The prediction has a mean pLDDT of 84. This is a predicted structure of a 475-nucleotide part of an RNA (small-subunit ribosomal RNA, 3' major domain) from a metagenome. The full RNA is in RNAcentral, with records from SILVA. It matches the Rfam family "Bacterial small subunit ribosomal RNA". Its family is annotated with ribosome and structural constituent of ribosome in the Gene Ontology.
Context: one part of a larger RNA
């Protein structure tokens, strides 16, 4: 100097309190352990709907089984050949064998030679998702968007170091004042930047429609007033009043404003902890391997199941299930694509084929709402799980092992035990849409919008966590 304390003050966090939903009990769905297994690839444990933004083959790294050895991929030497496309025969396929068609560019009259592919052959070398994340870069998670971490000079101390960064207030802040042997500085914190809340200007198509005309419809003439779009401006600074504070930072109330005291959100993660993760995205020492720990192929396996555990859907119903009408978004995606009307199937879907490179057309039905009916408390008109059956779509190809549809079939559950989680406002809670991956497949994951609360008295206590002090046989 730090670091601990069932020391001591101050202070913060949905940390506990106050409330509202939940998990843990049930069915599945999904990772994980754990058994099992030829293999059930490997990593991750502050991990477990994570890597993986999609395992039927591919993937793939795991297995068995058939096969290659200068190799599936690079560069370089040497010989021959253009490349290249189309058959047939053996095979599970890798692959082997055979037939055919087939001659380009550049230089050059030609011979010939170069440039690319392609076959053979020596070798140098390739290859390794093989060890080691505790040899590493790089990238990441954590403490934690916590307020701290620190340096130059002078001070002060024999040193370690200390002072500044402590104290008095104050803040969301080492934010800001004032005192102070300390004055300055730096990374951080704020502000600069995005997206929303209001207004203006410009602009008016594919968007909009008061007003004039028109239509089944902003259809169309018109017109950019208003919505909306996208670019640039403006607005909030405690600026203005009042009290309280040290004449101070700042803190209460109050005005005017769309908005007030960081408006709200969201990019941004200080010095450093965890020899924290990843050698399996990638590089990269080092050690292995080199007819195999490399490559091709088919088939299987990651999908297995007595149990355990995390995360999650759906429910146990009447604030509610069923039938029937009728409203109300928003943000995205579309040419190897979205697909309309129309017909044709209970549907899943087929046919069709306009229309769109999209503010123009398409996905598109929003869903819960809301009106009207019907059920009356019951393992049910709840609730869908398993299972028999028939069918549709992707795809070479759905047995292992894909969604979907329809008929039947109706299991468990009637609100969950210690214990445990989220969340403070457009939040929870509930309701539906859209993307990414993707041939196909989503209850995940990212987002987008709709209805929309209930509580906070307080810091004793439980958990982190920041500052001062204080005790130590710890470093």
């Nucleotide at each position: 100097u730090g670091a601990c304390g069932g020391g001591g003050g101050c202070c913060c966090g949905c940390a506990c309190a106050a409330g509202c939903g939940g998990u843990g009990g049930a069915g599945c769905a999904u990772g994980u352990g754990g058994u099992u297994u030829a293999a059930u690839u490997c990593g991750a444990c502050u991990a477990c709907g994570c890597g993986c933004a999609g395992a039927a083959c591919c993937u793939u790294a795991c297995c068995u089984g058939g096969u290659c050895u200068u190799g599936a991929c690079a560069u370089c030497c040497u010989a021959g050949g253009a490349a290249u496309c189309c058959g047939c025969c053996a095979g599970a396929g890798a692959u082997g064998g055979u037939g055919g068609g087939g001659u380009g560019c550049c230089c050059g009259c030609a011979a010939g030679g170069g440039a690319a592919c392609c076959u053979a052959g020596a070798g140098a070398c390739a290859g390794g998702u093989g060890c080691u994340g505790c040899a590493u870069g790089g990238c990441u998670g954590u403490c934690g968007u916590c307020a701290g971490c620190u340096c130059g000079u002078g001070u002060c101390g024999u040193g370690a170091g200390a002072u500044g960064u402590u104290g008095g207030g104050u803040u969301a802040a080492g934010u800001c004042c004032c005192g102070c042997a300390a004055c300055g500085a730096g990374c951080g914190c704020a502000a600069c930047c995005c997206c929303u809340g209001c207004c203006g200007u410009u602009a008016g198509u594919u968007g909009c429609c008061a007003u004039c005309a028109u239509u089944c419809a902003g259809u169309u003439g018109g017109g950019c007033a208003c919505u909306c779009u996208a670019a640039c401006g403006g607005g909030a600074c405690u600026g203005c009043c009042g009290g309280c504070g040290u004449c101070a930072a700042g803190c209460c109330g109050g005005a005017g404003g769309a908005a007030g005291g960081u408006g709200g959100g969201g990019a941004u993660g200080a010095c450093g902890u965890c020899a924290a993760g990843u050698c399996c995205u990638c590089a990269u020492g080092g050690c292995c391997u080199u007819u195999a720990u490399g490559a091709c192929c088919a088939g299987g396996g990651c999908u297995a199941c007595a149990c355990a555990c995390g995360u999650g859907c759906u429910a146990c119903a009447a604030u509610g299930g069923c039938c029937g009408g009728u409203a109300c978004a928003a943000a995205g995606g579309g040419u190897u694509g979205c697909c309309a009307a129309g017909u044709c199937g209970c549907g899943a879907g087929a046919c069709g084929g306009a229309g769109c490179u999209a503010a123009u057309c398409c996905c598109a039905a929003a869903a819960a709402a809301c009106c009207g009916g019907u059920c009356u408390c019951a393992g049910u008109u709840c609730g869908g799980a398993u299972u028999g059956g028939a069918g549709u779509c992707u795809g070479c190809a759905a047995c292992u092992c894909g969604a979907c549809u329809c008929c039947a079939u109706g299991a468990a559950g009637u609100c969950g035990g210690a214990a445990u989680c989220g969340c403070u406002a457009g939040u929870a809670a509930u309701c539906g849409c859209g993307g990414a991956u993707c041939a196909g497949c989503a209850c995940g994951c990212c987002g987008c919008g709709g209805u929309g609360a209930a509580u906070a008295c307080g810091u004793u206590c439980c958990c982190g966590g920041g500052c001062c002090u204080u005790g130590u046989a710890c470093a």